[in-house]
The RNA shown here (transfer RNA) has 74 nucleotides and comes from a Candidatus Woesearchaeota archaeon. The RNAcentral record of the sequence draws on ENA. It matches the Rfam family "tRNA". Its family is annotated with triplet codon-amino acid adaptor activity in the Gene Ontology.

């Protein structure tokens, strides 16, 4: 130099060639319940799609351009 894969709440993770409601779930954290406390169980709530731009009524998804992590070639 060229080519693959990967990037979604604190964390890990589903979706992603089917484009469509408020984006899943599980830990964790915050409130209350529940116990003499604690843990655990219970009930609410919390926080996200790397970045820019197209296309579309409508993009986490399709298209380009980038960044960053791994491999493979040279």
């Nucleotide at each position: 130099g060229g080519g693959g894969c990967u990037a979604u709440a604190g964390u890990g993770u589903a979706g992603c060639u089917u484009g469509g409601c408020u984006a899943u779930c599980a830990c964790g954290c915050a409130u209350g319940g529940u116990u003499u406390g604690g843990g655990a169980c219970c009930a609410c709530g919390u926080a996200a799609c790397c970045c820019c731009g197209g296309u579309u009524c409508g993009a986490a998804u399709c298209c380009g351009g980038g960044u960053a992590g791994c491999c493979c070639c040279a």